[in-house]
Molecule: FMN riboswitch aptamer (RFN element)
RNA sequence: CAAGAUUCUCGGGGUAAGGUGAAAUUCCUGACCGGCGGUGAUGUUCAAAGCGAACUAGCCCGCGACUCGUUCUAAGGCGGCCAUGGCAGCCGCAGAACGACUGAUCUGGUGAGAUUCCAGAGCCGACGGUAAAGUCCGGAUGGGAGAGGAUCAAU
Repeated sequence: CAAGAUUCUCGGGGUAAGGUGAAAUUCCUGACCGGCGGUGAUGUUCAAAGCGAACUAGCCCGCGACUCGUUCUAAGGCGGCCAUGGCAGCCGCAGAACGACUGAUCUGGUGAGAUUCCAGAGCCGACGGUAAAGUCCGGAUGGGAGAGGAUCAAU
């Protein structure tokens, strides 16, 4: 230094102000927010100005969360048959693997090269509840992409 094993910790933000109404942070005007990995060019910062380093995308690529399915495992439950111990069947908490589902960007500028930089204008956001919700309440003191540390063995 790279890969491996074990283990610990961490791991999501946001409706100001106003309108209508009996009632809306849900409608209307407007406000605000942006998980994780990759890419990231001549952007930004650092650098003995050199080698280079760090950072930079909600809408480019991939992943995660919700929901559903199949298979395996399976707490437990249900009735049936023969018969007091067996037989097969159905349902199925939770878990694992795989699969389905899984939102949204353009224009101009610079340049060899940008959907990433600069400027402008747009757009998007699971499910249940409730006056119709990205932002409130709830499943969730959950799960999780992953990030970091420690230890071990080993090159």